This is a predicted structure of a 58-nucleotide RNA (transfer RNA) from Portunus trituberculatus.
The prediction has a mean pLDDT of 80.
It matches the Rfam family "tRNA". By type it is a transfer RNA.
RNAcentral holds the sequence, with entries from Rfam.
The organism belongs to Portunus, within Eukaryota.
[in-house]
RNA sequence: UAGUGUAAUGGUUAGCACACUCGGCUUACAACUAAGAGGGCCCAGGUUCGAGUCCUGG
Numbered sequence: 001u002a003g004u005g006u007a008a009u010g011g012u013u014a015g016c017a018c019a020c021u022c023g024g025c026u027u028a029c030a031a032c033u034a035a036g037a038g039g040g041c042c043c044a045g046g047u048u049c050g051a052g053u054c055c056u057g058g
Base pairs, nucleotide, nucleotide: 003018004017005016006015011049020036021035023033024032042058043057044056045055046054
């Protein structure tokens, strides 16, 4: 660090839970269940082949 919370040894497409959307189930709702969408990590620099990760400043 996704709407919220929280992971991720410097190295594959950044995961997970809740929430959200949709299908199933139900007379209906809830619960349960299947699938899906949504991120480039507070900002600006630096180091490095490579930075969410290391360094500096706000």